[in-house]
């Protein structure tokens, strides 16, 4: 310097144009003698940043950031 993969809650992670599942944690309540078990319920007004198409973008384009992989 060129080519690709990847970036969603604290943590993993699905979603692949119609407004963001799911476990783990956390936090409140039940229940129970106790419990770190079981059961219920709560959470992402900026999906890496900025722009850009679209009636609508986490999802498509572009540019930059950060990682990591190949190549000189």
């Nucleotide at each position: 310097u060129g080519g690709g993969g990847c970036g969603u809650a604290g943590c993993c992670a699905a979603g692949u144009g119609g407004u963001a599942a799911g476990g783990c944690a956390g936090c409140g309540g039940c229940c129970u003698u106790u419990g770190g078990a079981g059961c219920c319920g709560c959470g992402a007004u900026u999906c890496g940043u900025a722009g850009g198409u679209u009636c609508g973008a986490a999802u498509c384009c572009u540019a930059c950031c950060g990682c990591c992989c190949c190549a000189g």